[in-house]
Context: one part of a larger RNA
RNA sequence: UUGGGCGUAAAGCGUCCUGAGGUGGCUUAUCAAGUCUCCUGUAAAAGAUCAGGGCUUAACCCUGGGAAUGCGGUGGAAACUAGUAGGCUAGAGUAUGGUAGGGGCAGAGGGAAUUCCCGGUGUAGCGGUGAAAUGCAUAGAUAUCGGGAAGAACACCAAUGGCGAAAGCACUCUGCUGGGCCAAUACUGACACUGAAAGACGAAAGCUAGGGGAGCAAAAGGGAUUAGAUACCCCUGUAGUCCUAGCCGUAAACGAUGGACACUGAGUGGCUGUACUUUGAAAGGUAUGGGUGCUGUAGCUAACGCGUUAAGUGUCCCGCCUGGGGAGUAUGCUCGCAAGAGUGAAACUC
Numbered sequence: 001u002u003g004g005g006c007g008u009a010a011a012g013c014g015u016c017c018u019g020a021g022g023u024g025g026c027u028u029a030u031c032a033a034g035u036c037u038c039c040u041g042u043a044a045a046a047g048a049u050c051a052g053g054g055c056u057u058a059a060c061c062c063u064g065g066g067a068a069u070g071c072g073g074u075g076g077a078a079a080c081u082a083g084u085a086g087g088c089u090a091g092a093g094u095a096u097g098g099u100a101g102g103g104g105c106a107g108a109g110g111g112a113a114u115u116c117c118c119g120g121u122g123u124a125g126c127g128g129u130g131a132a133a134u135g136c137a138u139a140g141a142u143a144u145c146g147g148g149a150a151g152a153a154c155a156c157c158a159a160u161g162g163c164g165a166a167a168g169c170a171c172u173c174u175g176c177u178g179g180g181c182c183a184a185u186a187c188u189g190a191c192a193c194u195g196a197a198a199g200a201c202g203a204a205a206g207c208u209a210g211g212g213g214a215g216c217a218a219a220a221g222g223g224a225u226u227a228g229a230u231a232c233c234c235c236u237g238u239a240g241u242c243c244u245a246g247c248c249g250u251a252a253a254c255g256a257u258g259g260a261c262a263c264u265g266a267g268u269g270g271c272u273g274u275a276c277u278u279u280g281a282a283a284g285g286u287a288u289g290g291g292u293g294c295u296g297u298a299g300c301u302a303a304c305g306c307g308u309u310a311a312g313u314g315u316c317c318c319g320c321c322u323g324g325g326g327a328g329u330a331u332g333c334u335c336g337c338a339a340g341a342g343u344g345a346a347a348c349u350c
Base pairs, nucleotide, nucleotide: 003322004321005320006319007304008303012318014201015200016199021194022193023192025088026087027086028085029084030083033081034080035077036076037075039073040072041071042070043069049065050064051063052062053061054060091191092188093187094186095185096183097182098181099180103177104176105175106174107173108172109171110154114150115149116148117147118146119145120144121143125136126135162169163168206247207246208245209244210243211242215241216240220236221235222234223233258317259316260315261314262313263312266295267294268293269292271290272289273288274287275286276285277284299306300305323350324349325348332343333342334341335340
């Protein structure tokens, strides 16, 4: 390489979108590029191979035969693929009416708690721990009551629940806005799937500039512990955490499971539609969608387990893997303000 694989052994890009490419529904006619086929030309000889023959045999030599296959030419077939010209509606989409939702952005409002400030009451402790101490407090703390300010986060509801492509999203209200799902019709008529590259989004931490700073808290300081204690525990505490604008582009970015489509027993629980039924209403029943869980049949799997939300059975497209270490290192290149990120070896060694 051919292969074989990718939940946990190496291996699914963090997620999405899309121009190239690959792949692609039913049907009619046509064409004959792919495909199949008759005939034919050619692929020197030697060598190889098969059957004979000649040297006493063999090696060696001679004669004859032959396909597979490649390329070219003439003629033919028309199922499939491709092309051309039409048609269709089951895929896909649009319109209409509903529906659930922490989906996104912006604005406004709210209460509890915390800290600080002011005032009242009040007096000797408070705080903290395994025990202490550092710390705070007679300049009146802690506690308690009243008033004020600030910033951040939104208890209960709350769920094994919902939404979003993922990251993620939750106090309340308003405005703008994206997507999903359902029902019945109408319309377009394959417009589809995937997607190297490119592009967009992308937790936390980090960076730049300007704000903000209550609580928490890397670093740092102190107190303990200890043989030591650059820790775990305690008292402080700065970046940061928050906002605006920009950068970074990584995570156990996980379901460690790429996307799309089709098929394949059941049972059961939440969420959300629709139709019918029952009822005064609510609750309920039946049927049928979408989504989310659990248990499990067949099957699969090395096992664990998966099991209509597949890791089953198939098709299409992409990404990735190929012993451990060296190493996600070196080097080069690209990106970045930097931190670093992306791409990514070899020697050597077992």
Molecule: small-subunit ribosomal RNA, central domain
Organism: Botryococcus braunii